[in-house]
RNA sequence: GGCCCUGUCGUCUAGUGGUUUAGGACGUCGCGCUUUCAAUGCGAAAACACGGGUUCGAUUCCCGUCAGGGCCA
Repeated sequence: GGCCCUGUCGUCUAGUGGUUUAGGACGUCGCGCUUUCAAUGCGAAAACACGGGUUCGAUUCCCGUCAGGGCCA
């Protein structure tokens, strides 16, 4: 340099054109329980890498950029 794959809460992931608010697990925070802690119960906050396009509508499809990975040279 060329080609291919991936990018979603702090972490791991589901979802793949519309459905309620992007759901779940762990973690974090608050409350309850407990003499206290742990465990457990309830609740809360937290995410679609960035820009553009297609579409009535994009996390999803297309193009580019960025980042990571693989193969070739």

The RNA shown here (transfer RNA) has 73 nucleotides and comes from a bacterium. It matches the Rfam family "tRNA". Rfam classes the family as a transfer RNA. The sequence was found in a public genome assembly. Model confidence (mean pLDDT): 81 of 100.